[in-house]
RNA sequence: UCGGCAGAGCAUACGGUCGCGCCUGGCAAUGGGGAAAGCCCGUCAGGUGAGGAAAGUCCGGGCUUCGCAGGGCAGGAUACCGGAUAACGUCCGGCAGGGGUAACCCUCGGGAUAGCGCAACAGAAAACAACCGCCGCGCAAGCGGUAAGGGUGAAAAGGCAGUGUAAGAGACUACCGCCGACCUGGUAACAGGAAGGGUCAAUGCAAGCCCUAUCCGAAGCAAGACCGAAUAGAAGCAAUACGGCUGCCCGUCGUGCUUCAGGUGGGUCGCUAGAGCCGUCUGGCAACAGGCGGUCCAGAUAGAUGACCGUACAACGACAUAACCCGGCUUAUCGCUCUGCCGGACAA
Numbered sequence: 001u002c003g004g005c006a007g008a009g010c011a012u013a014c015g016g017u018c019g020c021g022c023c024u025g026g027c028a029a030u031g032g033g034g035a036a037a038g039c040c041c042g043u044c045a046g047g048u049g050a051g052g053a054a055a056g057u058c059c060g061g062g063c064u065u066c067g068c069a070g071g072g073c074a075g076g077a078u079a080c081c082g083g084a085u086a087a088c089g090u091c092c093g094g095c096a097g098g099g100g101u102a103a104c105c106c107u108c109g110g111g112a113u114a115g116c117g118c119a120a121c122a123g124a125a126a127a128c129a130a131c132c133g134c135c136g137c138g139c140a141a142g143c144g145g146u147a148a149g150g151g152u153g154a155a156a157a158g159g160c161a162g163u164g165u166a167a168g169a170g171a172c173u174a175c176c177g178c179c180g181a182c183c184u185g186g187u188a189a190c191a192g193g194a195a196g197g198g199u200c201a202a203u204g205c206a207a208g209c210c211c212u213a214u215c216c217g218a219a220g221c222a223a224g225a226c227c228g229a230a231u232a233g234a235a236g237c238a239a240u241a242c243g244g245c246u247g248c249c250c251g252u253c254g255u256g257c258u259u260c261a262g263g264u265g266g267g268u269c270g271c272u273a274g275a276g277c278c279g280u281c282u283g284g285c286a287a288c289a290g291g292c293g294g295u296c297c298a299g300a301u302a303g304a305u306g307a308c309c310g311u312a313c314a315a316c317g318a319c320a321u322a323a324c325c326c327g328g329c330u331u332a333u334c335g336c337u338c339u340g341c342c343g344g345a346c347a348a
Stems, first nucleotide, its partner, number of pairs: 001344010012312007020049008031041003051319001055330002058328005063220004075216005080094005095109001096107004110211002115209002117205003131150002133146005158176002161173003177200001178197002182193004224269004233260005241255005276295008313317001
C1' cells in the first nucleotide's frame, strides 16, 4: 500500500425561542369548582423525558388469577458432547463433516436389523434385481447358470489384481476401503493404535408416519387487588311529619330518613429500584459468577419527545416511537469510528 476475516462502539452535536407528559415546590395577583384544605382545574419556577432495534410477538423466565393426590394417554417442543443461566429453541467452549492459500466461516448433526410408507422420468429390476451380453444343454423354440462387461438413472448390491470356473461371483487370496473386541488419551462427543471380521446378506429418505430420550397445567397487566357515586333494588322507621285512596280510625301506596347487598360510571394500586446501569478487582479459555465502590435512568391511559432559527460537519442525518418487566432470536437501518488478525506486492 492493495485485498480480505473477526469483533466492538456511535446513531448528528451545541445554543436560542415556542409547545407537550411526569415529578417536586410555590400561588402575592387573575379565572372556575368546593363547606373547607393549593384540595381539584389552572398558573409560575426548577428537574426530568425512548431505541439499538422501543419493531415482529417467534422462544424463555419473573409476576398475577384459576386449576392441580399420584400415575398414564393424547398434543407440542427439543435432539453430536460438555458447560453457562432464573430459564431457553439462547449463549460459550469443543467434536465430526464441509468450504477457503489463510485469518476464518457454514451445518434441522439422535435412530433406517421395531414397524409402515415412498423413491418422479428412464430402466429388465429401486431391494432379497437377469434387458442385452457371457456359459451349459437343445436342431430349434426355449430351459438353467452368471452381477465380470454393456445400457438406464440422483442412486444399481465395496474397489482393484489374481486364483478359480463351463462362464462367473468375497466363492477364495493379497492390497486399499468398511466394521471392529480391546488398549491409550480425553469429563464426554471423539481421536490414535489394534486382535479379529468376507453373514462387509445388501441402497436412500426420519424436512412422510414413526421410535427413543428430555422438557412442557391454562390464560395473560383489558393479568389482577382494593375503594366506590348516581339511578334502580331490599329491609327498617317506637313517638312524630307530608300527600293519595278517604270526612275519621286502621290498612296500603308514595315522599322523606336510616341501613344493607351488588360493584356500573369513576378512582387508587399493580407501575417501574431492577436477574438494573457504570467503574474496578478476583476466578474462569469463554459464556458467566462473585466482591467492592458509585449511581437512579419515562411511567402515560386516547396516550407526552415536536416545530422554527443560528452555528459546526464530506454528508439535511437512515431504520424507526415505550405501554407490566426482564433474557434472547429474527427482521429493518444513512453512514462513521476504533481494535485484533490473515494473504499479496513494494521499499529499507